Predicted 3D model of a 102-nucleotide RNA (Guanidine-I riboswitch aptamer) from Hydrogenispora ethanolica. NCBI's taxonomy places the organism under Bacteria, Bacillati, Bacillota, Hydrogenispora. RNAcentral holds the sequence, with entries from Rfam. It matches the Rfam family "Guanidine-I riboswitch aptamer". Rfam's curators write: This family represents a conserved RNA structure found upstream of the ykkC and yxkD genes in Bacillus subtilis and related genes in other bacteria. A reference for the family is Barrick et al. (2004), "New RNA motifs suggest an expanded scope for riboswitches in bacterial genetic control", Proc Natl Acad Sci U S A. Its mean pLDDT, the model's own confidence on a scale to 100, is 83. Of the family's consensus pairs, 100% are formed in the model.

This record gives sequence, C1' cells and structure tokens, in this order.
RNA sequence: UAAAUCGUUUUAUAGGGUUCCGCAGUUCCUUUCGGAACUGGCCUGGUCCGAGAUAAAACGUACAGUUGACUGUGUACACGGAAGGAUAAAAGCCUGGGAGAU
Repeated sequence: UAAAUCGUUUUAUAGGGUUCCGCAGUUCCUUUCGGAACUGGCCUGGUCCGAGAUAAAACGUACAGUUGACUGUGUACACGGAAGGAUAAAAGCCUGGGAGAU
C1' cells in the first nucleotide's frame, strides 16, 4: 500500500416516529350511556419500524474425536461523520464493517 473473509434466521431490547388503536382538547349531534369531525407525538402507552459495531436461541460452518453421522470446542475484533433514501413518518433501518479515524 492492497486484497479476501468476518454467515443466516427468529425472538427480545436500546432507539424511533405517528398510518391504525387509545388518550387529551375543540366543535357538532343526541333522551342517555354515547356518536361524528378536526387538532395534538415538546401525549405515558398498544399495533407498527428496529440495530455490523445490543442480547439470547436455533441453524450453518471450522477443527478434533469418532464410524451410529453422533459428540465436543470455537465462531474473534469492531471509534465512526455529514448528506441522502424508504415507509404514514422517523430512527443505532438502508446507503454502511461506507467516507474517514486508529
């Protein structure tokens, strides 16, 4: 200086906004419990999105033992903008183990 590899899925979470639900406010309707429309995510929440650098599990895979394709061990490390994109909208989502940094 350069290259390859650093696996996949599911579930949960950090986090995220506001389609839907709920909640709150305003207005209208209504005999009444209530119903409808609009506004609000500097509304705790439910649905929803959701991590390469979060977690767990399963599978896969490497090596070894072994000959019933079973068992065991391992699967490391990882600081990171801005800008842009999708979705209703946003985000540790995607771009991206990117640009950079060490």